This is a predicted structure of a 73-nucleotide RNA (transfer RNA) from Schizosaccharomyces japonicus yFS275. It matches the Rfam family "tRNA". The family's RNA type in Rfam is transfer RNA. A source record names the gene tRNA-Met-CAT-2-1. Its mean pLDDT, the model's own confidence on a scale to 100, is 82.
[in-house]
RNA sequence: GCUUCUGUAGCUCAGUUGUGGUAGCAUCCCUCUCAUAUAGGGAAGGUCGUGAGUUCGAGCCUCACCAGGAGCA
Numbered sequence: 001g002c003u004u005c006u007g008u009a010g011c012u013c014a015g016u017u018g019u020g021g022u023a024g025c026a027u028c029c030c031u032c033u034c035a036u037a038u039a040g041g042g043a044a045g046g047u048c049g050u051g052a053g054u055u056c057g058a059g060c061c062u063c064a065c066c067a068g069g070a071g072c073a
Base pairs, nucleotide, nucleotide: 001072002071003070004069005068006067007066010025011024012023018056027043028042029041030040031039049065050064051063052062053061
């Protein structure tokens, strides 16, 4: 340099263009306990990598750029 894949919460991820974007772990609160752990319940946490385009409507489709992985040279 070329090809290809990935980018969504602190971490790991789900999400066939269609109301208000999931879950687990972690964090905080409550119940339980003399106390801790386990268990149960609840809460908070998201400019969906950046920008543009297509569409009535984009996390999803297209393009460019950024970052990372793999392959080729």